[in-house]
Context: one part of a larger RNA
């Protein structure tokens, strides 16, 4: 100067309070632990490791295990020396699980040329490749956190012998070192604010694949068709919020309270965006990268196993335990997205899963496509149930070379635990919690109940800051640096 206090003073934070709703019990799903194992590859480890890294573990990937091969090698650049029926394709014999070793036949180039011959290829040599091998406590770079917390700093300049103060403190005020005031300071950077993107209103341009008020046309219906550009809407420019007005309180200042008006009001909601630093935090396995270690092997094909093992134990989840519910029927209304090795209608076939076929679509035009809670009729009648749906038994469909290890889905029978969870603990302040369905990347397929995103229904409660927690700013003590 700082860090530290069960030290004071000020203020904030879903931090407690107040409220909803969960987890902690149950089954099952996924990650970790241990255990096991020939191997169950690595890594992450209070918060900030455990639905992480994995946005797709049957081969593959795949880094692990067995086991068989290969040795200038799956890859690259270079040197010397062969190779001219070589590269590269094809086809067969043998042994094999393939990889890989033997061995035969057959078709067969490229590019430059002074026609000598040079390059590519290949074959050998030798340099040399390789390494997901170890060190994240050598490292870059990227990320996590404290924290979107409000803070860190720095000329000059004054002060002090000096470390270092001062400015940055104090008195209002703000979300915010954000402004005013005052002051030996005066100015500056980097943050904050603001520029940017998204939503909310409105114009003003274009209207096709969107849209149809008005007009005519057609038809069992439909923007179907001709026409419109109003309107919805798309997707480009613009306008609009500035504490501007007006009232009250402040030092008259910043600013606060309340009003008008307005779609929005005081940062209008939501997003990017993350200071000087902290944790020798995380990553050597994304990549790079220094040293060290393997080189007939820790390199590198290949076939099967494995990561999917199950006495336990913890974490985040899915689905429940019912009637505000479960089933049947018929009937509404989104948004945002994906689609050519692809989305796939109508139409047939099958209880289904799917299947035959295949209109249209590189899509505001077709398709995925049913939105689902809801609504309106009906059934059940408190019961381990017409609740729940785990675990089994068959029988089948699909993707793919291949679903035994170990795939998803249908159909049938089966029909378990659970009657709302100890201690103990999470998340949420508004279109936010709950709650309801849709898309999407990964992907052949899928162990997705995950992640990212979308809209539809939609609440409750905040007195208050004494108390936990975590921060910030002034101050006090200290045998700590």
């Nucleotide at each position: 100067u700082g860090a530290c206090g069960g030290g004071g003073g000020c203020c904030c934070g879903c931090a407690c309070a107040a409220g909803c709703g969960g987890u902690g019990g149950a089954g099952c799903a996924u990650g970790u632990g241990g255990u096991u194992u020939a191997a169950u590859u690595c890594g992450a480890a209070g918060c900030a490791a455990c639905g992480c890294g994995a946005a797709g573990a049957a081969c593959c990937u795949u880094a692990c295990c067995u086991g068989g091969g290969c040795u200038u090698g799956a890859c690259a650049u270079g040197u010397c020396g062969g190779u001219g029926g070589u590269a590269c394709u094809u086809c067969c014999c043998u042994g094999g699980a393939a990889a890989c070793a033997g061995g035969g036949g057959g078709g067969g180039a490229c590019c430059c040329u002074u026609c000598g011959g040079g390059g590519a290829g290949c074959c050998g040599u030798c340099a040399c490749a390789g390494g997901u091998g170890c060190u994240g406590c050598a490292u870059g770079g990227c990320u996590g956190u404290c924290g979107u917390c409000a803070g860190c700093u720095c000329g000059u300049g004054u002060c002090g012998u000096g470390a270092g103060a001062u400015g940055u403190u104090g008195g209002g005020u703000u979300a915010a070192g954000u402004c005013c005031c005052g002051c030996a300071a005066c100015g500056a950077g980097c943050g904050c604010a603001a520029c940017c993107c998204u939503u909310g209103c409105c114009c003003g341009u274009a209207g096709u694949u969107g849209c149809c008020a008005g007009c005519g046309g057609a038809u069992c219906a439909u923007g179907c068709c001709g026409g419109g550009g109003a309107c919805u809407c798309u997707a480009c420019g613009g306008g609009g919020a500035c504490u501007g007005c007006c009232g009250g309180u402040g030092a008259u200042a910043a600013a606060c309270c309340g009003g008008a008006g307005g779609a929005a009001g005081g940062u209008g909601g939501g997003g990017a965006u993350g200071a000087c630093g902290u944790c020798a935090a995380g990553u050597c396995a994304u990549c790079a990268u220094g040293g060290c270690c393997c080189u007939u092997a820790u390199g590198u094909c290949c076939a099967g196993g494995g990561c999917g093992a199950c006495a336990c134990a913890c974490g985040u989840g899915c689905u429940a335990c019912a009637a505000u519910g479960g089933c049947c029927g018929a009937c509404a209304c989104a948004a945002a997205g994906g689609g050519c090795a692809g989305c796939a209608a109508u139409a047939c076939c099958g209880c289904g899963a799917g299947g035959u076929g295949g209109a249209g679509c590189g899509a505001a035009u077709c398709c995925c496509a049913a939105a689902a809670a809801g609504u309106c009729g009906g059934u059940c009648c408190a019961a381990g149930u017409u609740c729940g749906g785990a675990u089994u038994g068959g029988a089948g469909u699909c993707u793919g070379c291949a679903a035994c290890c170990c795939g998803a889905c249908u159909c049938c029978a089966u029909g378990a635990a659970g009657c709302c969870g100890g201690a103990a603990u999470c998340g949420c302040u508004a279109g936010u919690a709950a709650u309801c369905g849709u898309a999407g990347g990964u992907c052949a397929g899928c162990c997705a109940u995950a992640c990212u995103a979308c809209g539809g229904u939609g609440a409750a409660u905040a007195c208050g800051u004494u108390c936990c927690c975590g921060g910030g700013c002034c101050u006090u003590g200290u045998a700590c640096a």
Small-subunit ribosomal RNA, 3' major domain from a Gemmatimonadota bacterium, 481 nucleotides, folded computationally.
NCBI's taxonomy places the organism under Bacteria, Pseudomonadati, Gemmatimonadota.